[in-house]
The RNA shown here (small-subunit ribosomal RNA) has 1490 nucleotides and comes from an uncultured bacterium. Its Rfam family is "Bacterial small subunit ribosomal RNA". Gene Ontology terms of the family: structural constituent of ribosome and ribosome. The prediction has a mean pLDDT of 83.
């Protein structure tokens, strides 16, 4: 970096696609290990359970537990006394109080639940970014820093008791403590007022110093810790302000606390924040209002960048916590795990009445294409609390789950060639999988067992100050050692191009593929499976989304005459932008410093996990604000000046500029009137029309209307549209001259405003001529049309709309530069008697350099080289449609999409085809002749129909007497039947056999088949060859498909003049030039000319033939002369001179003469010639066309058939017959028929042959069998002439049909052969429309003869005789050549393409309506709740009642708006083979548009 894909190619516009990158990703297939991320993007859907904020007993009181002192009560052990009744003594243990001391912990009481953690629904906003203000503000805890901490009171939780309720929890009564709450004191100090005095600031303001009077403080605790005042700081925050911040104008006007002021409330604070009064602003095209749509940024992805996209992890703001309102507490909330209402929804109830909020971390259900554990722990880091231990902490740190994503590492390594086996493809030889595999020899990441075993811990606490103890979730994890063990570990996509990779088989436009082009219809590198190959690789595709590429919205970096695009024109608003010179400011630019521009992140360098990912450290960068310092070229302001940009003045001439009035001739109609008399009109031809009631025609006069011939001009004017008879008025513009004035006053111009042809429209004149619709007549398959008769709006006025055109130079104004020639309009200026030269301004063409342009072309009147302003464009198509809205009186205009579909549409040039476009040419192409086809019979091919079969092929010209040069069987392929299976026929192999084959005979319908006779070579004796039989498979066969798989061969255009190459030139190219062009040929034949010079295939010649001489040569031929013989003949001797035969030569070549042409090339005439202009006639068919013909000559590739689709046999069929074509043969008659008689020929064939004489037969023939393998013999002539008849007729024409009697071939003539004879004697009297062949030895006619072939021509190639007419010519047909021209055509005019109908399908649009929304307005009601007002009670404040303002939801009502839906209805797409018709491409048949 770029590729596909519009075309037959091309170049450019376009668009559509495609290669790269990324992803919180999902689906398919696959799946080893680690490490570091990451993980509900959907229903801000509803949540079960557990866990997510506590904490201080060093603040208070009261409970409780344990211990321990002491007391009390009780117990009574024990031991003393005893009068034995009973006194004393008192221990253990209880219990009650109560000292100490640890420890719990409801409640008061402090701190803290505004963090830390979700989530983005709302928000288009000072929400966020960024930079600023705050003299308009607060800050709990924390630092520093001054002072203080003193007297006192009265109550309340907790308890206790009584009540209430199902709970929840609540109410009374009494008791009670604080760092809880009051009171008074001190007053450094605060605050508010006031006085006197200094400062300082941008205004309000602020700042010091002195005084006076009024308010205001504390808490206490054994302690280390606290409260209080007050001034500073540090942190966090409020508010305010510059800028920037998505899309829709089919959302253009909004806005009443609104804007501003005064006042007074209100907050920490300013501020209509709130009220009352006052005045009417305020915002908005620089996009307000109103709708959609979103949380923003730092950053992510993408890109060379500029931009585009994007906002999940991680960091920073903001919001919000079930929806909606409210406040209360506090340093901070209007408070996710608080409180009050209301409202939906869920759960408890004893129905009275209560709870509750995962968008904290797991989890569940739903939703979805789709997103993890109801994990451990505080060890670390951080947070609350506390003095501390320490609690509490789903923040946090791990850990599990998911290849989601990035990095890492593996599935092994060396050696191994019989290139094994085996797959696959094959030309069958091989090739490839493949050193790949086996095998030998090792390694040990990973794995697995067994051993060790961290880091991450600071800190705590005790202390005799020396140390001692003690703290890990992760985790027996990472990491280390040692053994084992190739062992357990590879897939995905893709292989037609683009894009890297190729072949088999199936399959047959079917299944199917495709990202775009396009792939599949019998040979698929594209479907589907195999091999094999590319690519990637624990991952591969696919889908989706963004950026790329796309310079396809373009700032960098595009256009716009014809591809999309200049507004229909002008005239001005804002807005952009603007001559020359000073002088100043410094807003804009440039440069410097200061502040910011958080951290990550990116980038650079280091370092740390065995690398990487991933993490530290530092650096750079962070285009930007923002302050201040400067510099002044330029742009902007300010100010003063200039004239050359504009304007005016004067003077001149040009013009269909415009408006109004009014005049004038010619012409058309109509009208009166004279002539006049049958037609006129009108067409391609015709009608309808119009005249005998007098048209047409022509003469006069007369009306009325429109338009202004001839000047006349790529002439003039004008902003365009547009202006044309003339005079007059009234008016715009632009031109020259001239330089006197003004002093930049200028250019462009979004909205605005005006003008604006035609055609329409309102209502009012007016109509002569034209002439939509109408109608009528032709034309036509049809004619709602083109043509023709007529004919109404309209066209013309005046007045209003209309605003639309191919309103075009398809080219928007403006300035200013950049060779020229040449014409013509207007004015000037120098020369010149003039004629006219030269010059200069301004229109206006045309050619043309430079330039530019895809090209075409533009080219000083630019589409060139710059400026400046506007408008416009971004595939075709839907569609300039729809809806909205704005204008119209109405058609209608003006803005102006979408869904859907397509791979394109579209330009400019270019080769060819084609054209009811032109030009020049040729040709039996027409036309001038001849003579036939086309009608009749009949031959013979087709088609059709028939049939068992009627074998197949061939199909306009170029099928159709065509393969087929010849179907009774045979051929033959076809039917029917009957036989064979290794076959009719070839090669191999095995066993026999020595034969077989052959002949004769039997049999059969035949073939097959049976008997009979005849019967092998060679040898080394092993066999071998050969032939037959038999049997195995390989294989034979196949007139079975495919001629669109193909060779080869052949028709055709067309014997037509043409098709191409090499170099060079000329084009961006596709191509062009040479091959166009005068000329002139039969020719691309030749000549000249020429950016082309050469060649090459064709053409012509070389080849046959035949015409003419010559030489040679003389038998089978010939016979002049010589000689012999015959009835007669070259018969014969003899000769080659002639004629001929065949074999070499020669001739002709425009060579000669004269005309014309360029003196060329040739062409016309003439001479000589046997021939004269390629002398006739043949063979010869360029490059290519028809997927032309032929698989059935032959040959083949692939598929099919294998006791048959092969083979063999007999019969039958190809010969069928209502009918239709073709191609012929005979006639229709007298230029002939008939009978008689007479003559003359080529080319050729001949042994299974030709066959003579001669005989016989009316003849077909038959008998004979000379002679002849042929210049020898034999097939072998007709018309014609000579003669006689026929006498115009369905005939002496004419033969078809038919009937008998024959003949030939040939096993065989029935289906189905030719002939003869002799009776029959059928249609036909020159053939409609129409069409064919033919220019001379041609046509016409006339016979011959050959091939096939046993026999079977009217047909087929050949041959002779006879022997003419015509051709003026190139207008028309038909075909072809060249050169131009049009094109929408390239499958190429048998071509392309429109439109309505009808089916099918899809999205839209309209619509009585019907539902649903979200959001304002007015009203009604009105909860908590602040705030006020008031009530009793009180010392007084609260609480509390009532009750006022605002209010949340909720109700009722009118409108807009937005989706959805909707009978039916319009049009619009899209669909191999529907209908009608034929618009448009060509002059497309009526030129075609708008």
């Nucleotide at each position: 970096a770029g590729a596909g894909u519009u075309u037959g190619a091309u170049c450019a516009u376009g668009g559509c696609u495609c290669a790269g990158g990324a992803c919180g990703a999902a689906c398919g297939c696959u799946g080893g290990c680690g490490g570091c991320g990451u993980g509900c993007u959907u229903a801000a859907u509803a949540c079960a359970u557990g866990c997510a904020a506590g904490u201080c007993g060093a603040g208070c009181g009261a409970g409780g537990u344990u211990a321990c002192u002491g007391u009390u009560u009780u117990g009574g052990a024990u031991c003393c006394c005893u009068u034995c009744g009973g006194g004393g003594u008192g221990a253990a243990g209880a219990a009650g109080c109560u000292u100490u001391a640890a420890c719990c912990u409801a409640g008061c009481g402090g701190c803290g639940g505004a963090c830390g953690g979700g989530u983005g629904a709302g928000u288009a906003a000072c929400g966020c970014g960024u930079g600023g203000g705050u003299a308009a503000c607060c800050u709990a805890c924390c630092c520093c820093a001054a002072a203080g901490u003193c007297c006192g009171g009265g109550a309340u939780a907790a308890c206790a008791g009584c009540g209430g309720g199902a709970a929840a929890c609540c109410g009374c009564u009494g008791c009670u403590a604080a760092u809880a709450c009051c009171g008074g004191a001190u007053g450094u100090c605060u605050u508010u007022a006031c006085c006197u005095u200094g400062g300082g600031g941008c205004a309000u303001c602020u700042u010091g110093a002195g005084g006076u009077a009024a308010a205001g403080a504390a808490a206490g605790g054994c302690a280390a810790c606290g409260c209080u005042u007050u001034g500073g700081g540090a942190u966090g925050g409020g508010c305010c302000c510059g800028c920037g911040u998505c899309c829709c104008a089919u959302u253009a006007g909004c806005u009443a606390g609104u804007u501003g002021g005064u006042g007074a409330g209100g907050u920490a604070a300013c501020g209509g924040c709130u009220c009352a009064c006052c005045a009417a602003g305020g915002c908005g095209a620089c996009g307000a209002u109103g709708g959609g749509u979103a949380g923003c940024c730092g950053g992510c992805c993408u890109g060379a960048g500029a931009g585009g996209g994007u906002g999940g992890a991680c960091g920073g703001c903001c919001a919000c916590a079930c929806u909606g309102g409210g406040a209360c507490u506090g340093a901070g909330a209007c408070a996710c795990g608080g409180c009050c209402c209301a409202g939906a929804c869920u759960c408890c109830u004893a129905c009275g009445g209560g709870a509750g909020g995962c968008a904290g971390c797991a989890g569940u259900a739903g939703g979805g294409a789709a997103u993890a554990u109801u994990g451990c722990g505080c060890a670390a880091u951080g947070g609350a609390c506390g003095g501390a231990a320490g609690u509490c902490u789903g923040a946090c740190g791990c850990a599990g789950c998911g290849a989601c994503g990035c990095c890492g590492c593996g599935u092994g390594a060396g050696c191994g060639a019989u290139g094994a086996a085996g797959g696959u493809c094959u030309u069958c030889g091989g090739a490839u999988c493949g050193u790949a595999a086996a095998g030998c020899u090792c390694u040990g990441u990973c794995c697995u067992u067994g051993g060790g075993g961290a880091a991450g811990a600071a800190g705590g606490u005790c202390u005799u100050c020396g140390g001692a103890c003690u703290u890990g979730a992760c985790g027996g994890u990472a990491c280390c050692c040692a053994a084992g063990a190739a062992g357990a570990a590879a897939g995905c996509c893709c292989c037609g191009g683009c894009u890297a990779a190729c072949u088999a088989c199936g399959u047959g436009c079917c299944a199917g593929c495709a990202g775009c082009c396009g792939c599949g219809g019998u040979a698929a590198u594209a479907c589907g499976u195999a091999g094999g190959g590319g690519g990637c690789g624990a991952g591969c595709g696919u889908u989706g989304u963004c950026c790329g590429g796309a310079a396809u919205u373009a700032c960098u970096g595009g256009g716009c005459g014809u591809a999309a695009a200049g507004g229909g024109u002008g005239c001005g608003u804002a807005g952009g932008c603007g001559g020359c010179c000073c002088u100043u400011u410094a807003a804009g630019u440039c440069g410097g410093a200061u502040g910011u521009g958080a951290a990550a992140g990116c980038c650079c360098g280091c370092g740390g996990c065995u690398u990487a990912a991933c993490c530290g450290c530092g650096g750079a960068a962070u285009g930007g604000c923002a302050u201040u310092c400067g510099a002044a070229a330029c742009u902007g302001g300010a100010g003063g000046g200039c004239u050359u940009g504009a304007g005016u003045g004067u003077c001149g001439g040009a013009g269909a500029g415009g408006g109004u009035a009014g005049u004038g001739g010619a012409a058309u109609u109509c009208c009166c009137a004279g002539u006049g008399u049958a037609g006129c009109g009108g067409u391609g031809a015709a009608a309808u029309g119009c005249g005998u009631a007098g048209a047409u025609a022509u003469u006069g006069g007369g009306a009325g209307g429109a338009a202004c011939a001839c000047c006349a001009g790529u002439g003039g004017c004008g902003a365009a549209g547009g202006c044309g008879a003339c005079u007059a008025c009234c008016u715009g513009g632009a031109c020259g001259a001239u330089a006197a004035c003004u002093g930049a006053c200028g250019c462009u111009g979004a909205g605005g405003c005006a003008c604006g042809a035609a055609a329409g429209c309102u209502a009012g004149g007016g109509g002569a001529g034209c002439a939509a619709a109408c109608a009528g007549g032709a034309u036509u398959a049809g004619a709602u049309a083109c043509c023709c008769u007529g004919g109404u709006a309209g066209u013309c006025c005046a007045c209003g709309c209309c605003g639309c055109a191919a309103a075009c130079g398809a080219u928007g104004a403006g300035c200013a530069c950049u060779a020229g020639g040449u014409g013509u309009c207007g004015g000037g200026g120098u020369c010149g008697c003039a004629a006219g030269a030269c010059u200069u301004c301004g229109g206006u063409g045309c050619c043309g350099c430079a330039g530019u342009u895809a090209a075409c072309g533009c080219a000083u009147u630019a589409a060139g080289u710059g400026c400046u302003c506007c408008g416009c464009c971004u595939g075709g198509g839907g569609a300039g449609u729809a809806c909205g809205c704005a204008c119209g009186c109405a058609a209608g205009u003006g803005u102006g999409a979408a869904a859907c579909u397509c791979a394109a549409a579209g330009g400019a040039a270019u080769u060819g085809a084609c054209g009811g476009g032109g030009a020049c040419c040729c040709g039996c192409a027409c036309a001038a002749g001849c003579a036939g086809c086309g009608g009749a019979g009949c031959a013979u091919g087709u088609g059709g129909u028939u049939u068992a079969a009627u074998u197949c092929g061939a199909a306009g010209c170029a099928a159709c007497g065509c393969g087929a040069a010849g179907a009774a069987c045979c051929u033959u392929a076809c039917c029917a039947g009957g036989g064979c299976u290794u076959g009719a026929c070839a090669u191999c192999c095995c066993u026999c056999u020595g034969a077989c084959a052959g002949g004769u005979g039997g049999g059969u319908a035949a073939c097959g088949c049976c008997a009979c006779c005849c019967u092998c070579u060679c040898u080394u004796c092993g066999g071998a060859g050969c032939a037959g039989a038999g049997g195995u498979g390989a294989c034979a066969g196949g007139u079975g498909g495919u001629g669109c798989a193909u060779g080869g061969u052949u028709g055709u255009c067309g014997u037509c003049a043409g098709c191409u190459c090499g170099u060079g030139u000329c084009g961006u190219g596709a191509g062009a030039u040479g091959u166009u062009g005068g000329g002139u040929u039969a020719a691309g034949u030749c000549c000249c000319g020429c950016a082309a010079c050469g060649a090459g295939c064709g053409c012509a010649a070389c080849c046959c033939u035949u015409g003419u001489c010559a030489u040679u040569a003389g038998u089978u031929g010939c016979c002049a002369u010589c000689a012999g013989g015959u009835g007669a003949u070259g018969c014969u001797g003899g000769g080659c001179a002639c004629u001929c035969u065949a074999a070499u030569g020669a001739g002709a070549c425009u060579g000669c003469c004269g005309g014309g042409g360029a003196u060329a090339a040739c062409u016309c005439g003439g001479a000589g010639g046997a021939a004269g202009g390629u002398g006739g006639g043949g063979a010869u068919g360029a490059c290519g066309u028809c997927a032309a013909a032929u698989c059935a000559u032959c040959a083949u590739g692939c598929c099919c058939c294998u006791u048959a689709u092969g083979u063999u046999c007999u019969g039958g069929g190809c010969u069928a017959c209502a009918c239709a074509c073709g191609u012929g043969c005979u006639a229709c008659a007298a230029u002939g028929g008939c009978c008689g008689g007479u003559a003359c020929a080529g080319c050729g064939a001949g042994a299974g042959g030709c066959g003579a004489a001669c005989c016989c037969g009316c003849g077909a023939g038959g008998g004979g069998g000379a002679g002849c393998a042929a210049a020898a013999c034999u097939c072998c002539a007709a018309a014609a002439c000579c003669g006689g008849u026929c006498c115009c007729a369905g005939u002496u024409c004419g033969g078809a049909u038919u009937g008998c009697a024959g003949g030939c071939u040939g096993a065989a003539a029935c289906u189905c052969g030719c002939c003869u004879g002799c009776a029959u004697g059928a249609a036909g009297u020159c053939g409609g429309a129409g069409u064919u062949g033919c220019u001379a030895g041609u046509a016409a006619u006339c016979g011959c003869g050959a091939a096939u072939c046993a026999g079977c021509a009217u047909g087929u190639c050949g041959c002779g005789g006879u022997g003419a007419a015509u051709g003026c010519g190139u207008u028309c047909c038909c075909g072809g050549g060249u050169c131009u021209u049009g094109u929408a055509c390239a499958c190429a005019c048998c071509g392309c393409c429109c439109g309505u109908c009808a089916c099918a399908c899809c999205a839209c649009g309209g619509a009585a309506g019907u539902u649903g929304g979200g959001g304002g307005c007015g009203c009604c009601c009105g909860a908590a709740g602040u705030c006020g007002g008031u009530c009793a009670g009180u010392a007084a404040a609260u609480a509390g009642g009532c009750u006022g303002c605002c209010u949340a939801a909720g109700g009722c009502g009118a409108a807009a708006c937005c989706a959805a839906u909707g009978a039916c209805u319009g049009g619009g797409g899209u669909g191999a083979a529907g209908u009608c018709g034929u618009a448009a491409c060509a002059a497309g048949g009526u030129a075609a548009c708008c």